[in-house]
Context: one part of a larger RNA
């Protein structure tokens, strides 16, 4: 020195990212408990009291030796003072710094965020604000369902049948969920217009049995092969509608009231429509450490508030919400070697000397 455990004067978070780590609380009885609130809860809320050992003592219970009485004479059954024992008590004594006298054995309040809860999760750096959830929506499935796995047979879904089962999304409750259907998806429509193989004829080529021809040639049926263009030719595109708790999206410039300021109001372009409630420097605010306001002597974090929202906003949900939470902020009361700052003590290492 370093690592385990104890103790500290005075001070009490001044340490640090952060009260991490200790430390304080701690059992049982009685008392008493506050905002809120889904009236269940919060709640062991918070805060108080008591508490050993002796004596004597009370009703109350169990047992009950003796004794009384009974009859069915029995290891028999009622009654039952004593004694002993349980548990609650009452009154007096007494010792110590301290009686839950070791050990076992909650700190505690108060604010805000997220996610309602209980649960689950990165086995070996992450336990959460993530996943799950009850609920809620959409949507597909008439059953030999629809989905899944399989070449197939056949299995699951289900020995279920729509109050069913399979799929996205959303995430308890409450109060809500506003506008767009131009694009993209998706349902559904069939008049037109666009298309594939394929059909069946038609046209052009090649080949040639034969005709012609004195010859070189030249024309050519059937059949077989190449290719043309037309006509017929579904779905699906184009087209017409519908759908947004499908994917998505939700303007901009000018000017105006009798101080100034702002703009209830007006004018104009654009769009499918231009953000409704509600919330708003926010797990989201860059500029910023906004600006008032609290808390502190002294707050870049917090808490209310403003709205000028770079770049919030409604089931990619909003906004609120008791309980809950090894979650994350701040704050405060009690506690402490976390600090001012460092001693000591055991113990086990490392060093060093013998």
């Nucleotide at each position: 020195c370093u690592c385990u455990a104890g103790c500290u004067a005075a001070g009490g978070a001044a340490c640090u990212c952060u009260g991490c780590a200790a430390a304080u609380u701690a059992g049982u009885a009685c008392u008493g408990u506050a905002a809120c609130u889904u009236c269940g809860g919060g709640a062991g809320a918070a805060g108080g009291u008591a508490c050993g050992c002796c004596c004597u003592u009370g009703a109350a219970c169990g047992u009950g030796a003796a004794g009384u009485c009974a009859c069915u004479u029995g290891c028999u059954g009622a009654c039952g003072u004593a004694g002993c024992g349980u548990a609650c008590g009452a009154g007096g004594g007494u010792c110590g710094c301290a009686g839950u006298g070791a050990a076992a054995c909650g700190g505690g309040g108060g604010u805000a965020g997220c996610g309602a809860c209980u649960g689950u999760u990165u086995a070996u750096c992450a336990a959460a604000a993530a996943c799950a959830c009850a609920g809620g929506u959409c949507u597909a499935u008439g059953c030999a369902a629809a989905c899944a796995c399989g070449c197939a047979a056949g299995u699951g879904g289900a020995a279920g049948u729509a109050u069913a089962u399979g799929g996205g999304c959303u995430g308890a409750c409450g109060c809500c969920u506003g506008c767009c259907c131009g694009g993209u998806g998706c349902u559904g429509g069939a008049a037109g217009g666009u298309u594939a193989a394929a059909a069946g004829g038609u046209g052009a080529g090649g080949u040639u049995a034969g005709a012609c021809g004195u010859a070189a040639g030249u024309c050519g049926a059937a059949g077989c092969u190449u290719u043309a263009a037309a006509u017929u030719g579904a779905a699906g595109c184009c087209c017409c509608a519908g759908u947004a708790a499908a994917c998505g999206g939700c303007g901009g410039c000018c000017g105006u009231a009798a101080c100034u300021a702002u703009a209830a109001c007006g004018g104009u372009c654009c769009u499918a429509a231009g953000g409704u409630a509600g919330c708003g420097a926010a797990a989201u605010u860059c500029c910023u450490a906004g600006u008032c306001g609290g808390g502190u002597a002294a707050g870049u974090u917090c808490c209310g508030a403003c709205c000028u929202g770079c770049a919030c906003g409604a089931a990619u949900g909003g906004c609120g919400u008791a309980a809950c939470g090894a979650c994350u902020u701040c704050c405060c009361c009690a506690c402490u070697g976390u600090c001012u700052c460092a001693g000591c003590u055991a113990g086990a290492g490392a060093u060093c000397c013998a």
A computed fold for a 354-nucleotide part of an RNA from a Pseudomonadota bacterium, annotated as large-subunit ribosomal RNA, domain IV.
It was read from a public genome assembly.
Rfam family: Bacterial large subunit ribosomal RNA. Gene Ontology terms of the family: ribosome and structural constituent of ribosome.
The coordinates come from a structure-prediction model, not an experiment, and the mean pLDDT is 86.